[in-house]
RNA sequence: AAAAACCUUCGGGGCAGGGUGACAUUUGCCAAUCAAGCAAAUGAAUUCCCGAUCGGUGGUAUAGCCCACGAGCGCUGAGCAUAGUCGAAGCGCAUGAUCCGGUGUGACUCCGGGGCCGACGGUAUAGUCCGGAUAGCAGAAGGUGUUC
Numbered sequence: 001a002a003a004a005a006c007c008u009u010c011g012g013g014g015c016a017g018g019g020u021g022a023c024a025u026u027u028g029c030c031a032a033u034c035a036a037g038c039a040a041a042u043g044a045a046u047u048c049c050c051g052a053u054c055g056g057u058g059g060u061a062u063a064g065c066c067c068a069c070g071a072g073c074g075c076u077g078a079g080c081a082u083a084g085u086c087g088a089a090g091c092g093c094a095u096g097a098u099c100c101g102g103u104g105u106g107a108c109u110c111c112g113g114g115g116c117c118g119a120c121g122g123u124a125u126a127g128u129c130c131g132g133a134u135a136g137c138a139g140a141a142g143g144u145g146u147u148c
Stems, first nucleotide, its partner, number of pairs: 001147002005144006015051001017050003023043007052128002054118002056069004064116002072093004079086001080084001098114005120131003
């Protein structure tokens, strides 16, 4: 100084403030009763509408939108062992979206302006609430160690 290998830690953020009211409950009217209908009151979408707000990892002139990876779904199924809603590796599918101007050697990444996107289950329809998840992953930092 540092290959393989091993270990440790870390490793995702966000609905402020308003509007409407599907639906539910109670009371009254109508009515022989029930039902249905009408009226009033209360509750009621962080999901609908206005508006607000968030942005993993590596690359590259600094990126939610460019390239790639991860999270998702399916197939297959080593292994464990007699059990499974266990499950490595592999394969496939998709998961979402950007333009203009300026500066500059170089930016769809910076500056200015306009626009767009966002897994699955629950629930009045969800990027933001609840849940799987004190999970897992792309990766980041550090250490041990052997060798020269």
Background:
A computed fold for a 148-nucleotide RNA from Candidatus Desulfolinea nitratireducens, annotated as FMN riboswitch aptamer (RFN element).